Background: Small-subunit ribosomal RNA, central domain from Streptomyces griseocarneus, 349 nucleotides, folded computationally.
Context: one part of a larger RNA
RNA sequence: UUGGGUUUAAAGGGUGCGUAGGCGGUUUGUCAAGUCAGCGGUAAAAUCGUGGAGCUCAACCCCAUCCAGCCGUUGAAACUGAUGAUCUUGAGUGGGCGAGAAGUAUGCGGAAUGCGUGGUGUAGCGGUGAAAUGCAUAGAUAUCACGCAGAACUCCGAUUGCGAAGGCAGCAUACCGGCGCCCGACUGACGCUGAAGCACGAAAGCGUGGGUAUCGAACAGGAUUAGAUACCCUGGUAGUCCACGCAGUAAACGAUGAAUACUAAUUGUGUGCUCCGAAUGAGGACUGCGUGAUACAGCGAAAGCGUUAAGCAUUCCACCUGGGGAGUACGCCGGCAACGGUGAAACUC
Numbered sequence: 001u002u003g004g005g006u007u008u009a010a011a012g013g014g015u016g017c018g019u020a021g022g023c024g025g026u027u028u029g030u031c032a033a034g035u036c037a038g039c040g041g042u043a044a045a046a047u048c049g050u051g052g053a054g055c056u057c058a059a060c061c062c063c064a065u066c067c068a069g070c071c072g073u074u075g076a077a078a079c080u081g082a083u084g085a086u087c088u089u090g091a092g093u094g095g096g097c098g099a100g101a102a103g104u105a106u107g108c109g110g111a112a113u114g115c116g117u118g119g120u121g122u123a124g125c126g127g128u129g130a131a132a133u134g135c136a137u138a139g140a141u142a143u144c145a146c147g148c149a150g151a152a153c154u155c156c157g158a159u160u161g162c163g164a165a166g167g168c169a170g171c172a173u174a175c176c177g178g179c180g181c182c183c184g185a186c187u188g189a190c191g192c193u194g195a196a197g198c199a200c201g202a203a204a205g206c207g208u209g210g211g212u213a214u215c216g217a218a219c220a221g222g223a224u225u226a227g228a229u230a231c232c233c234u235g236g237u238a239g240u241c242c243a244c245g246c247a248g249u250a251a252a253c254g255a256u257g258a259a260u261a262c263u264a265a266u267u268g269u270g271u272g273c274u275c276c277g278a279a280u281g282a283g284g285a286c287u288g289c290g291u292g293a294u295a296c297a298g299c300g301a302a303a304g305c306g307u308u309a310a311g312c313a314u315u316c317c318a319c320c321u322g323g324g325g326a327g328u329a330c331g332c333c334g335g336c337a338a339c340g341g342u343g344a345a346a347c348u349c
Base pairs, nucleotide, nucleotide: 004320005319006318007303008302012317014200015199016198017197021193022192023191025087027085028084029083030082031081033080034079035076036075037074038073039072040071041070042069049065050064051063052062054060090190091187092186093185094183095182096181097180098179103175104174105173106172107171108170109153113149114148115147116146117145118144119143120142124135125134161168162167205246206245207244208243209242210241215239219235220234221233222232257316258315259314260313262311265294266293267292268291269290270289271288272287274285275284276283298305299304322349323348324347331342332341333340334339
């Protein structure tokens, strides 16, 4: 390199948008670049292949002949391409509905927790396997009233919903993104994928300024233990929260890239349309889009997957090639740093 692969054996980029590139719907005209055909040129000799001949055979030797490629020329027009027109199914626009924890900002709410003030009240409270550290006669714990602070939103709540992913949950308002269904008015292939690039990206972490109720790395003390730099307990700083900026990684998982078409069924659920039923309802039928379960064919090493494919195919991207060394070293790029990206070899089994 060809071939083969990527749920779990090595291997799908964390996710999207998108440049170049690759690939691309219907009908038709023209051109003839690709494609195909004829003819011509070139294709040294030897060698190889094929046919024949000569050494008794063979090796060997001799004769004839063949190929791709490239160039020129004359044609063909199915396919690809180029170009002109055409269509509406792909894609988009429009109109009418619909669901939703999608996002951003502001305001509001109650419970709990902690603290403060005051009242009642008296000797314990707390914690554990058992204890102790700790708190408490300067009146704690408990209980009542009032007040303050910060953070999170019980029930509803669900194989529920929404979002590209990360993720999103009290209530209200404003702004705003996407999606689905129905109509079929409009555009007329405007599409798919996507190296670079750009944007987003949990938690922890970093910078500046706030905030700090709870919880709580580090740290301190008490236990446990042979020891206990832990598990348990009492405290507790950073952090956890907010604003702005950086960082850019996760078992960023469905360990399953995106798009399109096709391929038995049954059943639950969310949300639309239409119809039957009903005066508006329960229910039923059909048809879309999601989200689950079972399962035929098929696939698979098996587990299992199975119209939400890991089936059958096509297009494009990413990635893999024995274990360790190693996601290390060096270099380069990025970063305030932490570190991230790219990413070897010697050696060894």